[in-house]
SAM riboswitch aptamer (S box leader) from Paenibacillus wynnii, 129 nucleotides, folded computationally.
RNA sequence: AUCUUAUCAAGAGCAGGUGGAGGGACUAGCCCGAUGAAACCCGGCAACCGGCGUGUAAACGCACGGUGCUAAUUCUUGCGGAAACUUGUGUGGCGCAUGCGUCAGGCAGGUUAUUCUGGCAGAUGAGAG
Numbered sequence: 001a002u003c004u005u006a007u008c009a010a011g012a013g014c015a016g017g018u019g020g021a022g023g024g025a026c027u028a029g030c031c032c033g034a035u036g037a038a039a040c041c042c043g044g045c046a047a048c049c050g051g052c053g054u055g056u057a058a059a060c061g062c063a064c065g066g067u068g069c070u071a072a073u074u075c076u077u078g079c080g081g082a083a084a085c086u087u088g089u090g091u092g093g094c095g096c097a098u099g100c101g102u103c104a105g106g107c108a109g110g111u112u113a114u115u116c117u118g119g120c121a122g123a124u125g126a127g128a129g
Stems, first nucleotide, its partner, number of pairs: 002128007013042001016041003022032003026078001028076002043070003048066003051062004074121001079118005084111006091104006
């Protein structure tokens, strides 16, 4: 590299230090950034694994060790389904000024935008290898 599994709507420095222009994985958007990006240090959050404590157990607590995280829902989106909306078409009922109007349900198509949902991709932990 790859595989399995759990989680991804909460939380964490509006003036901390170094640093200097980039960053938010990728696509398309949309954002953040010299009122200072990435990165590193410190601080903080959480509690996945280990540890310790309570407990018969389930579970709970502490946060000592190992990670992780610390703008925006994993910022939105990428493939599919449903709802909704909409276009066309033909069917049936009703009305009359016979071609239109209206109602019902059928079929086919569309959605740049909306809502819900499954997946893909990604991230992190634990395990496998």

NCBI's taxonomy places the organism under Bacteria, Bacillati, Caryophanales, Paenibacillaceae, Paenibacillus. The sequence is in RNAcentral, with records from Rfam and Ribocentre.